[in-house]
RNA sequence: CAGGUCGGUCGGGCGAUCGCGGCUCCCUUUGGGGAGUCGAGGAAAGUCCGCACUCCAUAGAGCAUGGCGCCGGGGAAAUCCCGGGGUGGGGAAACCCGACAGUGGGACAACCUGCCGGAUCGGGCCACAGAAACAAACCGCCCAUGGGCUGCUGCGCAGUCCAGGUAAGGGUGAAAAGGUGGUGUAAAAGACCACCGGCGUCCGCAGUAAUGUGGGCGGCCAGGCAACCCCCGCCAGGAGCAAGGCCAAGCAGGGAUGAUGCCCACCUUCGCGUGGGCAGGAGGUGGCUCGCCUCUCAAGUCCCGGGUAGGCCGCUUGAGCCGUAUGGAGACGUACGGCCCAGAGAGAUGAUCGCCCAGGCGUUCACCUGCCGGUGCGCUGGACAGAAUGCGGCUUAUAGACCGGCCUGGGAA
Numbered sequence: 001c002a003g004g005u006c007g008g009u010c011g012g013g014c015g016a017u018c019g020c021g022g023c024u025c026c027c028u029u030u031g032g033g034g035a036g037u038c039g040a041g042g043a044a045a046g047u048c049c050g051c052a053c054u055c056c057a058u059a060g061a062g063c064a065u066g067g068c069g070c071c072g073g074g075g076a077a078a079u080c081c082c083g084g085g086g087u088g089g090g091g092a093a094a095c096c097c098g099a100c101a102g103u104g105g106g107a108c109a110a111c112c113u114g115c116c117g118g119a120u121c122g123g124g125c126c127a128c129a130g131a132a133a134c135a136a137a138c139c140g141c142c143c144a145u146g147g148g149c150u151g152c153u154g155c156g157c158a159g160u161c162c163a164g165g166u167a168a169g170g171g172u173g174a175a176a177a178g179g180u181g182g183u184g185u186a187a188a189a190g191a192c193c194a195c196c197g198g199c200g201u202c203c204g205c206a207g208u209a210a211u212g213u214g215g216g217c218g219g220c221c222a223g224g225c226a227a228c229c230c231c232c233g234c235c236a237g238g239a240g241c242a243a244g245g246c247c248a249a250g251c252a253g254g255g256a257u258g259a260u261g262c263c264c265a266c267c268u269u270c271g272c273g274u275g276g277g278c279a280g281g282a283g284g285u286g287g288c289u290c291g292c293c294u295c296u297c298a299a300g301u302c303c304c305g306g307g308u309a310g311g312c313c314g315c316u317u318g319a320g321c322c323g324u325a326u327g328g329a330g331a332c333g334u335a336c337g338g339c340c341c342a343g344a345g346a347g348a349u350g351a352u353c354g355c356c357c358a359g360g361c362g363u364u365c366a367c368c369u370g371c372c373g374g375u376g377c378g379c380u381g382g383a384c385a386g387a388a389u390g391c392g393g394c395u396u397a398u399a400g401a402c403c404g405g406c407c408u409g410g411g412a413a
């Protein structure tokens, strides 16, 4: 310098004008006005996990259901984060192979990524193909053994068939019961032997551990799927700020007060009831009196508990943010100093203009230049998105810019 890969930071700035919401202060004609100050994010999103907080339930234990599952560390916790292990997959150019009009194949680094309790409790499943998908006989091989038939040189031998044996060979498949070679046999086979591979077990070494590595022993070698049920271990009570608490109009309910007499008529169960009048009383109208209207078993007034509308709290000082130092490989921790940073109610945080900035385009705009390119100039130009109790994660969306680590290759000293 080029390519690959991983991570971090930012995600427009300043000014003017107009506008919106919270808080404090001032003014006010109570409608509002003015000043100051603060006012979204890395994801505020999806609501997928985990908490705080609140209410309900709860002696203890179990069942059901759901989740998790290699090792060590971090963290309040988590299906989270960091580091590590095992196993499988992916991964550029130079390089190698092939080809010579071909664009292919192979291998390698950093790095990325799936999975990781149990397959001998048991059940279930394994497409197509295949005889068979778990303890298999379709083709093939065999006739030692048992039986039938035939032939003969006849107390046996040969041929053939059946029963049977056989996992060497063929064929199917993603997968067919470890592989190669030998011994063995009628033919075969870990049946036996040597080497290789796997598994189990014992021991040594390295590591905190998962695990790695070396050696001994055992023919132990009967597939896969648990993201199908299942088994083992661990964890989990439910609902959610519309949680929940306080105050409390109106309407409805309850209590007190209102609240008392006389006369007439009718009915009559002779208690009363119904209607009317008078007085007294209550309310309305009204500045007050009179008057008028209404009521006298019902309006008004007062009180009571629950509680709706509504108001207040919960509500933002918190596993908080910034800086410095320090421990650690890292996630993260510790110490010191500083800061207060939207709170809300269906919901404010915006718009326009000017100057500038990262970036993009233009060379038939100019200059420098051998080219790439650089400078000026002109045009353009900034994504995804938006709090609603708070916090930690995960996932998803995101124009573009900057910085750094690691690996490979090339060049120069």
Base pairs, nucleotide, nucleotide: 001409002408003407004406005405006404007403008402009401010400012356013355014354015353016352017351018350020039021038022037023036024035025034026033027032041384045395046394048393049392050391051390052389053240054239055238056237065236066235067234068233069232070084071083072082073081074080085116086115087114088113089112090111095106096105097104117231118230122229123228124225125224126223138170139169140166141165142164145163146162147161148160149159150158151157152156178196179195180194181193182192183191197221198220199218200217201216202215203214204213205212206211244313245312246311247310253304254303255302256301257300260279261278262277263276264275265274266273280296281295282294283293284292285291320339321338322337323336324335325334326333327332357382359380360379361378362377365376366375367374368373